RNA sequence: CACAGACAUUUGCUGAAUCCCGGUUUUGCCGGGUACGGAGGAACCAAUCCUGGGGUUAAUCCAUGGACAACCAUGGUAGGGAACCUUCUGUCCCAAACCCGUCAGCUAACUUCGGAAGCUAGUACCUUGUAACA
Numbered sequence: 001c002a003c004a005g006a007c008a009u010u011u012g013c014u015g016a017a018u019c020c021c022g023g024u025u026u027u028g029c030c031g032g033g034u035a036c037g038g039a040g041g042a043a044c045c046a047a048u049c050c051u052g053g054g055g056u057u058a059a060u061c062c063a064u065g066g067a068c069a070a071c072c073a074u075g076g077u078a079g080g081g082a083a084c085c086u087u088c089u090g091u092c093c094c095a096a097a098c099c100c101g102u103c104a105g106c107u108a109a110c111u112u113c114g115g116a117a118g119c120u121a122g123u124a125c126c127u128u129g130u131a132a133c134a
Base pairs, nucleotide, nucleotide: 004127005126010121012119013118014117019033020032021031022030023029024028036114037113038112039111040110045105052103053100054099055098056097061076062075063074064073065072066071079094080093081092082091
């Protein structure tokens, strides 16, 4: 500078989170499985004070400030992501949240749980607008 909105099917991304079957009062709901994930749980080994401790996750920790704790903000950081095998380089981002409840190291047999959610691009149709074409 240019560029309307919302978007079936569809495209791609984070993530364990995909796929299938049955039922029913059928477009919703219920149930059973499933790719794929998590937890508990011997021996051996490990561990052993005080502050409680622990789990999922990439999501921990530090400094400064907000008077202190909690919490918040800024900057950084362990760590993590950016379709198409791997490597190098560069750039752009994330670095949250939730749960257990005094209790859990590892762990064969065994027991048990999850199998979500969110976002990007964007065609038809539709809407708005224009002299007209989106």